Model confidence (mean pLDDT): 84 of 100. c-di-GMP-I riboswitch aptamer from an uncultured Desulfobulbaceae bacterium, 88 nucleotides, folded computationally.
């Protein structure tokens, strides 16, 4: 540098729930727990996708509907970059 099909050892991480907290939401964070996973490490660069408080726009204006990412996802996919182990 390449692989990871079987098997194995050191160990990792932790879906859905459900308590606790932050948060306008979508999610975050700790705890319980465990569907999974070889990067389920990390970065929101491409695409995607959820979310709309503030802020725009319509209306039939105390309302009520669109649009909007600057929020958020890395367990969507593709980049990027670090790395345990085993095999060549």
């Nucleotide at each position: 540098u390449c692989u990871g099909a079987u098997a194995a050892a050191a160990g990792g991480c932790a879906a859905a729930u459900c308590c606790a907290u932050c948060g306008a939401a979508a999610g975050g964070u700790g705890g319980a727990g465990g569907c999974g996973c070889a990067a389920a490490g990390u970065c929101a660069c491409c695409g995607g996708u959820c979310u709309a408080c503030a802020g725009g726009a319509g209306c039939u204006u105390u309302g009520u509907c669109u649009c909007u990412a600057u929020g958020a996802c890395a367990g969507c996919g593709g980049g990027a970059u670090u790395g345990c182990c085993g095999g060549a």